This is a predicted structure of a 73-nucleotide RNA (transfer RNA) from Candidatus Portnoybacteria bacterium CG02_land_8_20_14_3_00_45_8. The prediction has a mean pLDDT of 84. Rfam family: tRNA. By type it is a transfer RNA. RNAcentral holds the sequence, with entries from ENA. NCBI's taxonomy places the organism under Bacteria, Bacteria candidate phyla, Candidatus Portnoyibacteriota.

[in-house]
RNA sequence: GCCGGAGUAGCCAACUUGGUGACGGCGCGUGUCUGAAAAACACGAGAUCGCAGUUCGAUUCUGCGCUCCGGCA
Numbered sequence: 001g002c003c004g005g006a007g008u009a010g011c012c013a014a015c016u017u018g019g020u021g022a023c024g025g026c027g028c029g030u031g032u033c034u035g036a037a038a039a040a041c042a043c044g045a046g047a048u049c050g051c052a053g054u055u056c057g058a059u060u061c062u063g064c065g066c067u068c069c070g071g072c073a
Base pairs, nucleotide, nucleotide: 001072002071003070004069005068006067007066010026011025012024019056028044029043030042031041032040049065050064051063052062053061
């Protein structure tokens, strides 16, 4: 340099033929329980890598970037 794959909360991760409120687990906070904690249970907060385009509407489609992984040279 060329080709391919991936990027979704602090961490892991599902979903995506474009459509109301983005699934779940760990962790975090609050409450119940306890003498206190742990465990358990209930409730809660937090996310689609960036910019542009298409569209009534983009996590999803298109382009250009950034980062990581793999292959070729």